[in-house]
C1' cells in the first nucleotide's frame, strides 16, 4: 500500500427486507429471603433539560457528508482494532 472483518449503554452482545434501537447476559442500585451473609426471587437500569415525578422535550450506533418519507443497516471520505497478502 491492497483485500477481508469489525468499533452499537459501565461491559459482553442483539438488531431480518432500511421501519423509527439498545433485546438478552454481566456488573450495578433498590426490594423480598435470612440471626446476618451467599445463593435464589422480584423491580430498575444510555445522557441531558422541564418537572413533585414523568409516561412530556431534545441527543445518542467511532467521525464528517450524502441518499431516502425514514439509515446502526445503503454510498463516498477519514479515525482506531483484528486477520491474511505483498
Nucleotide at each position: 500500500g491492497c483485500c477481508g472483518g469489525g468499533g452499537u449503554g459501565g461491559u459482553g452482545a442483539a438488531a431480518u427486507c432500511g421501519g423509527u434501537a439498545g433485546a438478552c447476559g454481566c456488573a450495578g442500585c433498590g426490594g423480598a429471603c435470612u440471626c446476618a451473609a451467599a445463593a435464589u426471587c422480584c423491580g430498575c437500569c444510555g445522557a441531558g433539560g422541564u418537572u413533585c415525578a414523568a409516561c412530556c422535550c431534545u441527543c445518542a450506533u467511532g467521525c464528517c457528508g450524502g441518499u431516502u418519507c425514514g439509515a446502526g443497516u445503503c454510498c463516498g471520505g477519514c479515525c482506531c482494532c483484528c486477520g491474511g497478502c505483498a
About this RNA:
Predicted 3D model of an 86-nucleotide RNA (transfer RNA) from a bacterium. The prediction has a mean pLDDT of 82. It matches the Rfam family "tRNA".